Record summary: A computed fold for a 73-nucleotide RNA from Ramlibacter montanisoli, annotated as SAH (S-adenosyl-L-homocysteine) riboswitch aptamer. The model forms 90% of the base pairs in the Rfam consensus. Rfam family: SAH (S-adenosyl-L-homocysteine) riboswitch aptamer. Gene Ontology terms of the family: S-adenosylhomocysteine metabolic process and regulation of gene expression. Its mean pLDDT, the model's own confidence on a scale to 100, is 76. The RNAcentral record of the sequence draws on Rfam.
RNA sequence: CCAACCGAGGAGCGUUGCAGCGUCCAGCCACGGACGCGAGGCUCGGCUAUCCAUGCAACGACGCUCACCCACU
Numbered sequence: 001c002c003a004a005c006c007g008a009g010g011a012g013c014g015u016u017g018c019a020g021c022g023u024c025c026a027g028c029c030a031c032g033g034a035c036g037c038g039a040g041g042c043u044c045g046g047c048u049a050u051c052c053a054u055g056c057a058a059c060g061a062c063g064c065u066c067a068c069c070c071a072c073u
Base pairs, nucleotide, nucleotide: 005046006045007044008043009042010066011065012064013063014062015061018041020037021036022035023034024033025032040059
């Protein structure tokens, strides 16, 4: 540095379908087509032990429900 895995970012249901994945067809110069699945794919953290203090993310298509926090009445 890259990848995998794990954890966190409150939870559930539904709709769409991009990426991605699978099956089949076509093709191997180039470029795809059909069907199905598909909204944590993003961000942060991850060697171990002890003590004290303080603080604590941002973001995630659309709709609905609940939870939590704040303000107002």